Context: one part of a larger RNA
RNA sequence: GGACGAACGUUGGCGGCGUGUCUAAGGCAUGCAAGUCGAGGGAUCGGAUAGGUGCUUGCAUCUAUUACGGACCGGCAAACGGGUGAGUAACACAUUGGUAACCUACCUCUGAGUCAAGCAUAGCCCACCGAAAGGUGGAUUAAUACUUGAUGGUUAUGGGGGGACGAAAGUCAUUCCCAUAUAAAGAUUUAUCGCUCAGAGAGGGGCCUAUGUCUGAUUAGCUUGUUGGUAGGGUAAUGGCCUACCAAGGCUCUGAUCAGUAGCAGGCGUGAGAGCGUGACCUGCCUCACUGGGACUGAGAACUGCCCAGACUCCUACGGGAGGCUGCAGUCAAGAAUAUUCCGCAAUGGCCGAAAGGCUGACGGAGCGACGCCGCGUGCAGGAAGACGCUUUUCGGAGUGUAAACUGCUUUUAUCAGGGAAGAAUUCGUGACGGUACCUGAUGAAUAAGGGGCUGCUAACCUCGUGCCAGCAGCAGCGGUAAUACGAGGGCCUCAAACGUUGUCC
Numbered sequence: 001g002g003a004c005g006a007a008c009g010u011u012g013g014c015g016g017c018g019u020g021u022c023u024a025a026g027g028c029a030u031g032c033a034a035g036u037c038g039a040g041g042g043a044u045c046g047g048a049u050a051g052g053u054g055c056u057u058g059c060a061u062c063u064a065u066u067a068c069g070g071a072c073c074g075g076c077a078a079a080c081g082g083g084u085g086a087g088u089a090a091c092a093c094a095u096u097g098g099u100a101a102c103c104u105a106c107c108u109c110u111g112a113g114u115c116a117a118g119c120a121u122a123g124c125c126c127a128c129c130g131a132a133a134g135g136u137g138g139a140u141u142a143a144u145a146c147u148u149g150a151u152g153g154u155u156a157u158g159g160g161g162g163g164a165c166g167a168a169a170g171u172c173a174u175u176c177c178c179a180u181a182u183a184a185a186g187a188u189u190u191a192u193c194g195c196u197c198a199g200a201g202a203g204g205g206g207c208c209u210a211u212g213u214c215u216g217a218u219u220a221g222c223u224u225g226u227u228g229g230u231a232g233g234g235u236a237a238u239g240g241c242c243u244a245c246c247a248a249g250g251c252u253c254u255g256a257u258c259a260g261u262a263g264c265a266g267g268c269g270u271g272a273g274a275g276c277g278u279g280a281c282c283u284g285c286c287u288c289a290c291u292g293g294g295a296c297u298g299a300g301a302a303c304u305g306c307c308c309a310g311a312c313u314c315c316u317a318c319g320g321g322a323g324g325c326u327g328c329a330g331u332c333a334a335g336a337a338u339a340u341u342c343c344g345c346a347a348u349g350g351c352c353g354a355a356a357g358g359c360u361g362a363c364g365g366a367g368c369g370a371c372g373c374c375g376c377g378u379g380c381a382g383g384a385a386g387a388c389g390c391u392u393u394u395c396g397g398a399g400u401g402u403a404a405a406c407u408g409c410u411u412u413u414a415u416c417a418g419g420g421a422a423g424a425a426u427u428c429g430u431g432a433c434g435g436u437a438c439c440u441g442a443u444g445a446a447u448a449a450g451g452g453g454c455u456g457c458u459a460a461c462c463u464c465g466u467g468c469c470a471g472c473a474g475c476a477g478c479g480g481u482a483a484u485a486c487g488a489g490g491g492c493c494u495c496a497a498a499c500g501u502u503g504u505c506c
Stems, first nucleotide, its partner, number of pairs: 001506004006502005013376006019369002021334001026332003030329003035076003040073002045069002047066009083288001085286001093212003097208003102205003107201008115149004125138005155181007163172003186193003214260003221251003226248008263285004267278004290310005312323004340366001342365003348362001349360004379409004389400004414443006423433001426429001450495005455476003461490005471478002
């Protein structure tokens, strides 16, 4: 000198774009953050509409139809999106290859198919237990729920024959034959949407590999599923991943092991570069979800799913229950320190749906903070050998100083008034932001300047007060009676809506 997710002090007019718990991965009141589909299903429960009956004239009851709503079964989604950096020195990450050792819902393309039958169950109703959370029993009902059977091959498994390579073991692609096993679901507004099997693709993921990836030797030896083999189990799949048996190996001064620290990268800061430091925001990957463990469902696994244990908090009729903000706001605590319990699904995107649409604290916006960067303004011109005041003086004067007053002008900004968007993709309609941005007019210099410094380094000096005191200070140092260094006043220098200080990095 530059930089910062900064903080503190003094000061503070406006706008745009960014950015904002770096500490206690401490505890959390409250609300919201994942639903959707009636074109899968039954019940008719409620509502609405129409009609009938009884009539007490607006109530009861019956029938039919659903713009609709709430439960329930079923499907898809909930594994995404959002947050965090505790753990992790590791195939976690980055780059490079491999997978003939693998998986893949939705989507796209291709081929083939969609036959027949059946048992239940939630809901509803009845009964019962419980303070509640919730539960038990009986009766009854449907499905794109579940089950059984049929058919089936370019599927799977097993067996056999042929081919290429090979000395063989075997490997490879492919073809033929046989056996066994396994499918399906319907809906409606009749045009489609689904469902099953198989193949291919796209995108996504699993696993393996080489190289790279902090500090300490005041850590020198470490290891028994350890290292390898055989067989089996397990997995989508390779593998000590697991088990049995066999062998005795494997790593290490090119730093094993142990300890400490740490998410990694694209990047960011600085620097001429080499490098050094760093990993806030944004993007990719990993990781975690009160702490520890476990499985279930599913194509895929668990922040707002389940079970167990523990700590903590809450409810309780004391028998027993409920909960998990490292989502968005907000609160307490901690701290030098970090924001609104806001608006909207209009846009972009996601899930569901044939669609209309619903949901979406993702997202789009607004609010707060000079926290940062950038831009603008706080007026312009004239105006005395020069007012007042203040400072200083050798008492003549000098400085502040064209500065002010005064005269003229302008209106960025401000205030008020009028008009008023783009962002809408889509013919109509649809905008949270927002009566915002922007445009026009009116008013009137009107609404707007401070901070630090002035001994040298280092741009800028006088007077008074103080008297090694009070104090200053980045270093040298200053102050003990003439202090340009302390305090004040005047003057000056410098930066400017900021200026200084502290901390950290280059």
RNAcentral holds the full RNA, with entries from ENA and SILVA.
The part of an RNA shown here (small-subunit ribosomal RNA, 5' domain) has 506 nucleotides and comes from Candidatus Magasanikbacteria bacterium GW2011_GWC2_42_27.
Its Rfam family is "Bacterial small subunit ribosomal RNA".